RNA sequence: GACGUAGCUUAGUUUGGUAGAGCGCUUGGUUUGGGACCAAGAGGUCAAGGGUUCAAAUCCCUUCGUU
Numbered sequence: 001g002a003c004g005u006a007g008c009u010u011a012g013u014u015u016g017g018u019a020g021a022g023c024g025c026u027u028g029g030u031u032u033g034g035g036a037c038c039a040a041g042a043g044g045u046c047a048a049g050g051g052u053u054c055a056a057a058u059c060c061c062u063u064c065g066u067u
Base pairs, nucleotide, nucleotide: 001067002066003065004064007023008022009021010020017054025041026040027039028038029037047063048062049061050060051059
C1' cells in the first nucleotide's frame, strides 16, 4: 500500500436508500437407485468498536487479522 460481505468464491462502495449471485447444503418432484435436470427453502449482527446522518457494507476515526 491492498484486502476483510453466507460453508467456499465473490458482486454491491463510483452516486449513502429493502444485502445479491454462482457453487455447496436441506426438502420435494423426476429415476429401480444414483447423477443430471426442475421447484421450493435455510443460511449474513457486511472483521471489531466509536462518530456523522432521517438512514452506513458504503463516509470519518481507532483497533484486530491477512498479504